This is a predicted structure of a 72-nucleotide RNA (transfer RNA) from Sciurus carolinensis. The coordinates come from a structure-prediction model, not an experiment, and the mean pLDDT is 81. It matches the Rfam family "tRNA". It is annotated as a transfer RNA.
RNA sequence: GGAGGUGUAGCUCAAUGGUAGAGCACUUGCCUAGCGUGCAAGAAGCCCUGAGUUUGAUCCUCAGCACUGCAA
Numbered sequence: 001g002g003a004g005g006u007g008u009a010g011c012u013c014a015a016u017g018g019u020a021g022a023g024c025a026c027u028u029g030c031c032u033a034g035c036g037u038g039c040a041a042g043a044a045g046c047c048c049u050g051a052g053u054u055u056g057a058u059c060c061u062c063a064g065c066a067c068u069g070c071a072a
Stems, first nucleotide, its partner, number of pairs: 002070001004068004010024004018055001026042005048064005
């Protein structure tokens, strides 16, 4: 250099054209003599960047960036 895949919460991952969820982790409270487990509540993401289509884009299209496997 060629044809691809992935990019969403601190981490691992969902979802779907109608302002986004789970598990773990974190915080607070309850529980305990205390820790852990357990129970309840909460915070945390303008969904990689820019442009386009659309009434409306995380989702569709194009370009770019990063990572990643494949063939030669």